The RNA shown here (small-subunit ribosomal RNA) has 1528 nucleotides and comes from Peptoclostridium acidaminophilum DSM 3953.
The RNAcentral record of the sequence draws on Rfam.
[in-house]
RNA sequence: CUUUUUAAGAGUUUGAUCCUGGCUCAGGAUGAACGCUGGCGGCGUGCUUAACACAUGCAAGUCGAGCGAACAAAGCGGGAGGGAGUCUUCGGACGAAGCCCCGCUGCGUGAGCGGCGGACGGGUGAGUAACACGUGGGCAACCUGCCCUAUGCACAGGGAUAACGCACCGAAAGGUGUGCUAAUACCGGAUAAAGCGAGAUGUCCGCAUGGACGACUCGCCAAAGCUUUUGCGGCAUAGGAUGGGCCCGCGUCCCAUUAGCUAGUUGGUGAGGUAACGGCUCACCAAGGCUGCGAUGGGUAGCCGACCUGAGAGGGUGAUCGGCCACACUGGAACUGAGACACGGUCCAGACUCCUACGGGAGGCAGCAGUGGGGAAUAUUGCACAAUGGGCGAAAGCCUGAUGCAGCAACGCCGCGUGAGCGAUGAAGGCCUUCGGGUCGUAAAGCUCUGUCCCAAGGGAAGAUAAUGACGGUACCUUGGGAGGAAGCCCCGGCUAACUACGUGCCAGCAGCCGCGGUAAUACGUAGGGGGCAAGCGUUAUCCGGAAUCACUGGGCGUAAAGGGUGCGUAGGCGGUCUUGCAAGCCAGAGGUGAAAGGCUAUGGCUCAACCAUAGUGAGCCUUUGGAACUGCCGGACUUGAGUACAGGAGAGGAAAGUGGAAUUCCUAGUGUAGCGGUGAAAUGCGUAGAUAUUAGGAGGAACACCAGUGGCGAAGGCGACUUUCUGGACUGUUACUGACGCUGAGGCACGAAAGCGUGGGGAGCGAACAGGAUUAGAUACCCUGGUAGUCCACGCCGUAAACGAUGAGUGCUAGGUGUCGGGGGUCAAACCUCGGUGCCGCAGCUAACGCAUUAAGCACUCCGCCUGGGGAGUACGCUCGCAAGAGUAAAACUCAAAGGAAUUGACGGGGACCCGCACAAGCAGCGGAGCAUGUGGUUUAAUUCGAAGCAACGCGAAGAACCUUACCUGGACUUGACAUCCCUUUGACCGCUUCGUAACGGAAGCUUUCUCUUCGGAGACAAAGGUGACAGGUGGUGCAUGGUUGUCGUCAGCUCGUGUCGUGAGAUGUUGGGUUAAGUCCCGCAACGAGCGCAACCCCUAUCUUUAGUUGCCAGCACUUAGGGUGGGCACUCUAGAGAGACUGCCGAGGACAACUCGGAGGAAGGUGGGGAUGACGUCAAAUCAUCAUGCCCCUUAUGUUCAGGGCUACACACGUGCUACAAUGGGCGGUACAACGGGUUGCGAGCUCGCGAGAGCAAGCCAAUCCCUUAAAGCCGUUCUCAGUUCGGAUUGCAGGCUGAAACUCGCCUGCAUGAAGUCGGAGUUGCUAGUAAUCGCGGAUCAGAAUGCCGCGGUGAAUGCGUUCCCGGGUCUUGUACACACCGCCCGUCACACCAUGGGAGUCGGGGGCGCCCGAAGUCAGCUGUCCAACCGCAAGGGGGAGGCUGCCGAAGGUGAAACUGAUGACUGGGGUGAAGUCGUAACAAGGUAGCCGUAUCGGAAGGUGCGGCUGGAUCACCUCCUUU
Repeated sequence: CUUUUUAAGAGUUUGAUCCUGGCUCAGGAUGAACGCUGGCGGCGUGCUUAACACAUGCAAGUCGAGCGAACAAAGCGGGAGGGAGUCUUCGGACGAAGCCCCGCUGCGUGAGCGGCGGACGGGUGAGUAACACGUGGGCAACCUGCCCUAUGCACAGGGAUAACGCACCGAAAGGUGUGCUAAUACCGGAUAAAGCGAGAUGUCCGCAUGGACGACUCGCCAAAGCUUUUGCGGCAUAGGAUGGGCCCGCGUCCCAUUAGCUAGUUGGUGAGGUAACGGCUCACCAAGGCUGCGAUGGGUAGCCGACCUGAGAGGGUGAUCGGCCACACUGGAACUGAGACACGGUCCAGACUCCUACGGGAGGCAGCAGUGGGGAAUAUUGCACAAUGGGCGAAAGCCUGAUGCAGCAACGCCGCGUGAGCGAUGAAGGCCUUCGGGUCGUAAAGCUCUGUCCCAAGGGAAGAUAAUGACGGUACCUUGGGAGGAAGCCCCGGCUAACUACGUGCCAGCAGCCGCGGUAAUACGUAGGGGGCAAGCGUUAUCCGGAAUCACUGGGCGUAAAGGGUGCGUAGGCGGUCUUGCAAGCCAGAGGUGAAAGGCUAUGGCUCAACCAUAGUGAGCCUUUGGAACUGCCGGACUUGAGUACAGGAGAGGAAAGUGGAAUUCCUAGUGUAGCGGUGAAAUGCGUAGAUAUUAGGAGGAACACCAGUGGCGAAGGCGACUUUCUGGACUGUUACUGACGCUGAGGCACGAAAGCGUGGGGAGCGAACAGGAUUAGAUACCCUGGUAGUCCACGCCGUAAACGAUGAGUGCUAGGUGUCGGGGGUCAAACCUCGGUGCCGCAGCUAACGCAUUAAGCACUCCGCCUGGGGAGUACGCUCGCAAGAGUAAAACUCAAAGGAAUUGACGGGGACCCGCACAAGCAGCGGAGCAUGUGGUUUAAUUCGAAGCAACGCGAAGAACCUUACCUGGACUUGACAUCCCUUUGACCGCUUCGUAACGGAAGCUUUCUCUUCGGAGACAAAGGUGACAGGUGGUGCAUGGUUGUCGUCAGCUCGUGUCGUGAGAUGUUGGGUUAAGUCCCGCAACGAGCGCAACCCCUAUCUUUAGUUGCCAGCACUUAGGGUGGGCACUCUAGAGAGACUGCCGAGGACAACUCGGAGGAAGGUGGGGAUGACGUCAAAUCAUCAUGCCCCUUAUGUUCAGGGCUACACACGUGCUACAAUGGGCGGUACAACGGGUUGCGAGCUCGCGAGAGCAAGCCAAUCCCUUAAAGCCGUUCUCAGUUCGGAUUGCAGGCUGAAACUCGCCUGCAUGAAGUCGGAGUUGCUAGUAAUCGCGGAUCAGAAUGCCGCGGUGAAUGCGUUCCCGGGUCUUGUACACACCGCCCGUCACACCAUGGGAGUCGGGGGCGCCCGAAGUCAGCUGUCCAACCGCAAGGGGGAGGCUGCCGAAGGUGAAACUGAUGACUGGGGUGAAGUCGUAACAAGGUAGCCGUAUCGGAAGGUGCGGCUGGAUCACCUCCUUU
């Protein structure tokens, strides 16, 4: 390339929203480990840590066809001896086996010499940041044993030496001397070219040095035999193949808080050395070489094919398999060899271990097993060379812990199984339950089947081409057996699939993030049920992903993190128009490479799969051919970018010198007198020694009013009187010229407010520090009086600011409108056009929004700077700069799940505007002082039952505690219970009555006493007693589990919805605005139009009238009368209680907008909701109540239940609330006298008569009530007395005597009479109610209740004062503004100090580590030199020579020693700050104008936040003014 394929999000900041931004999760993977569990098979994989130390065995030998000796089966031959046996003439003869000796052959064994191999295979990853690796090239600068091809050769000799023998030393390892011997061991000679070296000229070729070929001449160099058959070897040369060596381009981690490094260093000449180039080494010469495109240093690391992940680009890794490299106890060194500086070779040094006779020796598992150790953790001291491969050998063969296999381990991947079908009384059991049932669940049991794995038996491979099979009697096949032997783990609040019960009670615990747990936990633990995966499942660790959260693909920087304070400019990056050429980039074709394995696609083989096999497929790099659009390069041209010249005008641009007036202060003099000054108010201070004030003169310093303007200039900082000199830049106009000269700009250089520093001046005002005075709880502040540095000048530093437009520079493009500054055109003047600056509004577009918008935050390009969660921290350490202060650069540990931006709704503000309310003000009467009543707190008590707690608890629950109530305490009783339902037994009634007894209840005895049906046995109803258990009972807990009810804001005018519209959204609009109202009441306007709950009205009482109806009510007129509406009569009036009317801004006038409405008036009983009541929106306060009632859960069950007696709730040093009575003359006492309303009454109200001083008692009429009674209302009015006093005020307290209720008035009731006669003379700070029939004052009634109100709820009588008004206090409503608040200001929040813990900096030092440098010593060893020692081969007759060995010396040289530095780690008394930690201390800094606006830089001061000075910023509220803009 082609084909196939290929991209998901969620939770968490907020009351809610959008955005930014981090944290966390879901996925995949692993040589894994841990927890629980575990049936089988296949294929793989298995010390990631101590390159820590290693017992034992094995891992490299082989060749007798290279050699000599030795041993030696067997055979042959010979010999001595032997004597089975046979024959016998018995004299003897023959004589096998076995044994011994010799010779020959010789199966074999294997030490030694010799050859080849031990440089492969196997292990490990310590070192290494390097030509080590990868990739692509080069060697004309190289080597290559065994192997292949070709040509040629192999002649003739020599001297030794191991083995072995003898002798000797040593514990051993081992060694010495002497003697003998062989070779394919060694040596010299011959031969020798197409080899090597030298010479010469020539031909051809090449990318430089150069290479190839070549007749000829000279010199030099070789060999080895074995076997006896097919042969195997040897030597030389050339070529090949294979393997290696060297060089180069490119690529290859982090740190710049590592910026300079380098003396063989860089190069040259010559020499040496190597297989070969080369400073590789040496001598000399030169002074170079590397580095911001990152040298040097430090840290880390074997590299790659590949593996994991990912849509990809990338990111991470480098186990197994394969390629390369490096290493072999640590360090050094060479030898041998084709190849090594050599894992199982040598030498030396070091550490360690072992042996030892103490003299010396031996060793190297990072080969396979295995052991110890380390560790969270990783296997058998197995079988076999059958296969594949390797070494040797001619071969047979031997060796091979390479390899093939087996064993162990769920370590991974893949496959299979643990059964299948039927089976509902939906069994038992568990769990839940609303008690009905539901669920586990066809699940089980049961019935019928099957046989994968399994067991038993039989057969039985391929792997091997003839023989040979460890695996292995394995795979596989057949037969038989029987459901038998085989399921766990995690999870169930959201993310995330899956819910209930019990236990626990912020405990125990969970947790990946958010977070659960404080008595109803789906979040902890257990159970049942459910979900997921499955021989595994979870957890932990690590990597990638998600994360577009480092962004190449693919991010940002006005306010969220982020534009450098500003400019000039180097390197670098980028660059206008036309054109010739080149071809580096670029494009296309072809070729080479891209190992194999792996991946992907296709096909095939193991029953499938994993696994394996076959075929195809690639980026990159290199070579080559071609192209020329674009970029680049060389050259030529152009003018529009840029610049220059000329002419103008504007300007607080810069520097220097000079000049000026106003003002402050000071000095002198005059006038003048008691204050001045200062503040919220004061004081310190100044002043009778004459201040302040005022006049005149003088001195001195600093700053330049008005003009002055979102006006001007400058790169920024910044620049403001006037004049002169010098000087920079911009703008406009017009032509002319240069010809891309441009833009940006890492480093660098320069400038850079204020404060600060140095030296020297100056010093009027102001003014850190400081002092004093105030304020305050304090006041190291704000305010005041003083005042030093400083502010000013000169020179030199510093180099930072909210250095801001919080907006880098440059270029081009993209609607407009309207101001203004400078210039030009134009005009009579305008209008208008144009260039450059500077503002505002606004479209498209952009933005999270706010907002920006030709002066971009729009659309694009170029370059630079910067950001990557908050805190720690712009801090520490290091370095650079600075006189210092400090500046620049700049982390980590640790810690949190957020920290932020913009906007929204609320709430709040010692923000603003408007409005209302007995909110203030104006008044009246009080409370707070006294006594008493009552409630509460506190205290006390056996108990003083409980609740209520700012307003909105406290004469409240309680409309009434002597017993009861009663819940509390003491004591006594009862236990299915005082009360309800069910069951059984007995009785027939129950109830009731009497007696005994008890403190009482309880208890005992007695009397009396049913109904219905009937088969007469009984059954049923009802009731009681007894019994059993289910259960009753609880004023026990939780009002923070609840229902219901209630309080409060508040009778305040608000609270919402539908549709539409606007906004990404939360939300907004409507509901805001202009008027008006008691009112979101109404009108008008309006992207809103409508609607609902509230407001108002409808309801009740009351004020006027009409009508209907007149008894128990009434009586105008008539009659009677005992003089009482008593009676007749009447219903006119009052009244009663039904129905109606009436009032609606309806009418008039004025104002207003011709509206709503307001003001005034008329009429009217009443006038603008007439007065009063009932009625209480959405909601707030976890407001109150589990003790009205109801109720979940928990608790008690011979008691926390029930009952009885007595006590307590009534206590009393004290404190508070609410009331009553007073303090007196507007009054008290006494006498007389007038007028109500609402109500209540049969266990009741009770007339009347009698008694009592009286409370009351006795008798008793009437009344179930418009009829009778309570019931004389009181204040008032008339008269009298008291005369200002603790009183003829006031009545507490106490004594005595009585009355009433009630079983019962001791604790603990009310009333009466007599006596007693306290405090109190109008009440501090403060505080309450009330706006008219109200306040105040006067009495009356009722509920509760046996009795017991000063309380409560009602009723009527008498009957005021004041209200200018909304500045202020309190509460509320609407709009707006700020906010870091949202549990909502009773909010939030800062810093020191104290305590605990954690990490970290400094620190006298101390202890290590690795590395570099200098010096000392110097092993082994190569090289060089010396040699008087020794020696077979060759030469030589010999002497001797050549050569070798040994020894000595020198250079280098490891380890070691030593010295001074640097780096790094650990530790360190003490010390610095930092972080974290429900309820510690001190203050109140910040958020609202946060109560002194805040913040930035700097200086200074202070327990601390912080204060103050100077300069700056708005990221400041509010008010006013100015300017600009928009609308009308």